[in-house]
Context: one part of a larger RNA
């Protein structure tokens, strides 16, 4: 000195208790209105729902896991190597209750296909772990591994025997069984599941039997009826003309015809008119269409449902027709759709494997729950030694393998091309092959090499040691390797941290559509695409932030009070600095915070910082000035070319300087200006780049969004400092539950289904358990409660319980109900285009 603990004392802070004040027009409770913050509408399938997904107007009353049979795990109780009365007998106070019998079931034996045999080595085998018990010497339950024994099947063996073809002792086998080894079952009863039934409830196109109907319409037959008025004018037939005749032409007469107009009838074309909760489940009006005939129409017959009947459209068979209606099998069936009813408390999922006429479904491991057992020193999404496996990442290609660029060297071998040369495997020169030694660039399906992270195993009692024992195995050997026997080494014991727990079984439900992120990746041009890997989430989840939002950032949640952060904020809306420093930005389209709600490439003499490189007080740059000669009108070429239309060259001289010429110019000359030079002048100047803000680049449909006002030495961009806001995070308190753990009833009753202590923990669909609440019978209790008023119902009344609910008062009202133990169920509603009734 730190931590525990145990006394003793004290402050904060709490409860209860006493008690002051205030005194029902309250500080409390309900209700309505106003205004203010936060706030999206239930319920359902979905990876997502507030959805432009789909059911819902209100309000009673009805309305959905139920019985039963068989089977499993558990759990209770009863007898038990047995169990099970209720079938039948006895008995009786005669449907009860009571006693009893044989049979049957199901156990107690099993094993093979069957004939058949059929469970102790000389006694409850034998190692290891093993609660407990111990005289500490060992004895050691259940129950686990193992290693023998026995019985039955299969395979071999094949002895005494002996009607010579039986019979099967004996020893075996890495061989097999749902077996044996001092039994465990049988009955009722429940919860839970599973299956067969209507089977949780409603719901289908279909099938099936049997029947009804042609009063609608189709068709045929029979039998009635009914269809103005025109037009045109066929046949026949009179009459004249002409002809030699045959027959011709005129003009009349007649009145033919699935011929025309056209009214009644039939029909329905168009206006896509009216109408369109209609006059009408098909009509109204106008237009059309037909109208002596395949015409209309009335009665009566006939033809019937895989049938009819059709000028033929799958029309038409009574508002039904690509197979009528009606009962009936039927409460068919549905892997699909909708629905599926009180509360509270604990734990808590998956969209993955496999298989499946499987792809909207199931079983299968998986996850989960619940109920046990065994049990005290192991256990791990951890690092650490130690010691394995590996060929990704990377490198490499003057290493294999493959792909690939560029010279360079060489000349044996080969081709093409050219030169010399009449040809030569004669010679040069060129090209490509090759060949050598460099060169550049690459591999998911190349590797010499070779990670990180990931990953296996161990880090001791079953273990170390020392003696020794068996073997057919080894070995020169009792050498050695397998396995035994005793013994010795047990408060250190065999790395580090963490956590208090480990470990086994038995049943079962949900699930089996996934979605998102960072990373890593496969297809894709890409995608709010489609497939996968490893973590985290979301789906199942809410809080704070990100205006706004499943999945981002923070952080996961019992009721509270109170402090403090975090992420992200601090002009107002808005709780907190219009804070401090120091830069940068001026936008006639400014900027404003991650996921994320976009914008390059390429520019700017906007502006700010910097790099490089050059001139410069031997005077740069920029202004203004002044000189830019001579050889020469250089050579070529040209119709000309005198610096300056073109070629090639590009000197010398004299100078401060002054190009055989950088433009303008001329036909060609001049002119004029550049380069260079020099006066004035007096300190900085040029050129290339680089990257901060800014700016072009930048165009779209309803008016619009840094969230909005609005901001400008910011309230914008960069940087730093401090201060402040607030989450259901983190601390403290106090309550409330769950769970583990611990002490217990101490002077009278009751109290372990109870009474304290201490700690840690709370989220949750789908699903599992556990405690309770509420209805409707029925039993029992309660000398129960009621006309001195029982149920209901109505209440701004008083309370109780987290809560589902419950007492109590007041009114209403008028005849029965209540509680606590049990018991039985047609037992709880917001949804079902629910069903009925009302509004």
């Nucleotide at each position: 000195g730190u931590c525990c603990g145990c006394u003793u004392u004290g402050a904060a802070g709490g409860a209860u208790g006493c008690u002051g004040a205030c005194a029902u027009a309250a500080u409390g409770g309900u209700u309505g209105c106003a205004u203010g913050a936060g706030g999206c509408c239930c319920g359902u399938c979905u990876u997502g729902a507030a959805a432009c997904a789909c059911g819902g107007a209100c309000c009673a009353a009805g309305g959905a896991g139920u019985c039963u049979a068989a089977c499993a795990u558990c759990u209770a109780u009863g007898c038990a190597a047995g169990u099970g009365u209720u079938c039948g007998a006895g008995u009786g106070u005669c449907a009860a209750a009571c006693u009893c019998g044989u049979a049957c079931g199901c156990g107690u034996a099993a094993u093979g296909a069957a004939a058949g045999u059929g469970a102790a080595c000389g006694g409850u085998g034998g190692u290891a772990g093993g609660a407990g018990c111990u005289u500490c010497g060992g004895c050691g339950c259940a129950c686990u591994a193992u290693c023998g024994a026995c019985c039955g099947g299969u395979c071999c063996u094949g002895a005494u025997g002996u009607c010579u073809u039986c019979g099967g002792a004996u020893g075996g086998a890495u061989c097999u069984g749902a077996g044996u080894a001092u039994g465990a079952g049988c009955a009722u009863a429940g919860c839970u599941g599973u299956u067969g039934g209507g089977a949780c409830c409603c719901g289908a196109a279909a099938g099936a039997u049997g029947g009804u109907g042609a009063a609608c319409u189709a068709u045929a037959c029979a039998u009635g009826a009914c269809u103005a008025g025109g037009g045109u004018g066929a046949a026949g037939c009179c009459a004249g003309a002409g002809g030699a005749a045959a027959c011709u032409c005129u003009g009349g007469u007649g009145g033919a015809a699935g011929c025309u107009c056209g009214u009644a009838g039939g029909g329905g074309u168009u206006c896509u008119g009216a109408c369109g909760u209609g006059c009408a489940a098909a009509u109204c009006g106008a237009u059309c269409u037909u109208a002596a005939a395949a015409g209309u129409u009335g009665u009566g017959u006939a033809u019937a449902g895989g049938g009819g009947c059709g000028a033929a459209a799958g029309a038409c068979u009574a508002a039904u027709c690509g197979a009528a209606c009606c009962a009936u099998c039927u409460a068919g069936u549905a892997g699909c759709u909708g629905g599926u009813u009180c509360c509270u408390g604990c734990c808590g999922a998956a969209g993955u494997u496999u298989c499946c006429c499987u792809c909207a479904g199931g079983a299968u491991a998986g996850c989960a729950g619940u109920a046990a057992c065994g049990c005290c020193u192991u256990c791990a999404g951890u690092u650490u030694u130690a010691u394995g496996a590996g060929g990704u990442a990377a490198a490499g290609c003057g290493a294999a393998u493959g792909a690939u660029u560029a010279g360079a060297g060489g000349c044996c071998u080969u081709g093409g091309g050219g030169c010399u040369g009449a040809a030569a495997c004669a010679g040069c020169c060129u090209u490509a092959a090759c060949c050598u030694a460099u060169u550049c660039u690459c591999a998911a399906a190349c590797u010499u090499u070779a990670a990180a992270u990931a990953u296996g195993u161990a880090a001791g009692a079953a273990g170390u040691c020392u003696a020794u024992g068996u073997u057919g195995c080894u070995u020169a050997g009792u050498u050695g390797a397998a396995c035994g026997u005793a013994g010795a080494c047990a408060c250190u014991c065999g790395a580090a941290u963490g956590c208090a727990a480990c470990g086994u079984u038995a049943c079962u439900a949900g699930u089996g559509g996934g979605c998102c992120a960072u990373u890593u990746u496969u297809g894709g041009u890409a995608a709010g695409c489609a497939g996968a890997a490893c973590u985290g989430g979301c789906g199942a989840u809410g809080c704070g932030g990100g205006a706004u939002g499943a999945a981002c950032c923070g952080a996961a949640c019992g009721c509270a009070a109170g402090g403090u952060u975090a992420a992200g904020g601090u002009g107002c809306c808005g709780g907190a600095a219009u804070a401090c420093a120091c830069g940068c930005u001026c936008a006639u389209c400014a900027g404003a915070c991650a996921c994320c709600a976009c914008a390059a490439a390429a520019g700017g003499u906007g502006u700010u910082a910097g790099u490089u490189c050059a001139u410069c007080c031997a005077g740069a740059c920029a202004g203004c000035a002044g000189g830019a000669c001579g050889g020469u009108g250089g050579c070529c070429a040209u119709g000309g070319a005198a610096g300056u239309c073109g070629g090639a060259a590009u000197c010398c001289g004299c100078u401060a300087a002054g190009g055989a010429a950088c433009g303008u110019g001329u036909a060609a000359c001049a002119a004029c200006a550049c380069a260079c030079c020099u006066g004035c002048c007096g300190a900085a100047u040029g050129a290339a780049c680089u990257a901060g803000c800014c700016c072009u680049g930048a165009a779209a449909a309803u008016g619009g969004a840094u969230g909005g006002c609005g901001c400008u030495c910011a309230a914008g961009c960069g940087u730093g400092u401090u201060a402040c806001c607030c989450a259901u995070a983190c601390c403290u308190u106090g309550c409330c539950g769950u769970u583990a753990u611990u002490g217990c009833a101490g002077g009278u009753g009751c109290g372990a289904u109870g009474c304290g202590a201490u700690a840690a923990c709370g989220a949750g669909u789908a699903g599992g358990c556990a405690g309770g609440c509420g209805u409707g019978g029925u039993g029992a209790u309660u000398c129960g409660u009621g006309u001195c008023g029982a149920a209901g119902c109505c209440u701004u009344g008083a309370g109780a319980g987290u809560g589902a609910u419950c007492u109590c008062g007041g009114g209403u009202u008028g005849a029965a109900c209540a509680a606590u133990c049990a018991u039985c169920a047609g037992u709880g509603c917001a949804g079902a285009u629910c069903u009925u009734g009302g509004u």
This is a predicted structure of an 839-nucleotide part of an RNA (large-subunit ribosomal RNA, domain II) from Viridothelium virens. The coordinates come from a structure-prediction model, not an experiment, and the mean pLDDT is 82. Rfam family: Eukaryotic large subunit ribosomal RNA. The family has 88 seed sequences and 107,465 matches in Rfam 15.1. Gene Ontology terms of the family: structural constituent of ribosome and ribosome. The source organism's lineage runs through Eukaryota, Pezizomycotina, Trypetheliales, Trypetheliaceae and Viridothelium.